[in-house]
């Protein structure tokens, strides 16, 4: 210098710009002899940072930071 990645505590989806989500974990409740298991519900996010475009940005553009990789 080139490419890819950064979204919930963890692993990740979001592929055409308009709803922020899944699984696991956590908390509460029910069942149970039961701190395990099953079921139900809830909490949890400034979408790496800053700026730009747009009526509207996780998504497009620029700069920067961090990680992986190639030369």
């Nucleotide at each position: 210098g080139g490419g890819c990645c950064g979204u919930a505590g963890u692993u990740c989806a979001g592929u055409u710009g308009g709803g922020a989500g899944a699984a696991c974990g956590u908390u509460u409740g029910a069942c149970u002899g039961g701190c395990a298991g099953u079921c139900a519900a809830a909490a949890g996010g400034u979408c790496g940072a800053g700026g730009g475009u747009u009526c509207g940005a996780g998504u497009c553009c620029c700069u920067c930071c961090g990680g992986c990789u190639c030369c």
About this RNA: Model confidence (mean pLDDT): 82 of 100. Predicted 3D model of a 71-nucleotide RNA (transfer RNA) from a marine eukaryotic metagenome. It matches the Rfam family "tRNA". The family's RNA type in Rfam is transfer RNA. Rfam links the family to the GO term triplet codon-amino acid adaptor activity.